[in-house]
Molecule: transfer RNA
Organism: Candidatus Dormiibacterota bacterium
RNA sequence: GCCCCGAUAGCUCAACUGGAGGAGCAAACGCCUUGUAAGCGUUAGGUUGUCGGUUCGAGUCCGACUCGGGGCU
Numbered sequence: 001g002c003c004c005c006g007a008u009a010g011c012u013c014a015a016c017u018g019g020a021g022g023a024g025c026a027a028a029c030g031c032c033u034u035g036u037a038a039g040c041g042u043u044a045g046g047u048u049g050u051c052g053g054u055u056c057g058a059g060u061c062c063g064a065c066u067c068g069g070g071g072c073u
Stems, first nucleotide, its partner, number of pairs: 001072007010025004019056001027043005049065005
């Protein structure tokens, strides 16, 4: 220098053919317990890496860039 894959909640990951984002763990609160943990319930938490484009509509499609991983030279 070129090619491929990835970036979504604090962490690990989903989200089908574009119709608008959910789970587990963690957190807060409550129930339970003499108390803690475990268990059960509820709640909160997201500019979907950045900037543009296409579209009535983008996590999803297109371009550039940034970061991470891998390959070739």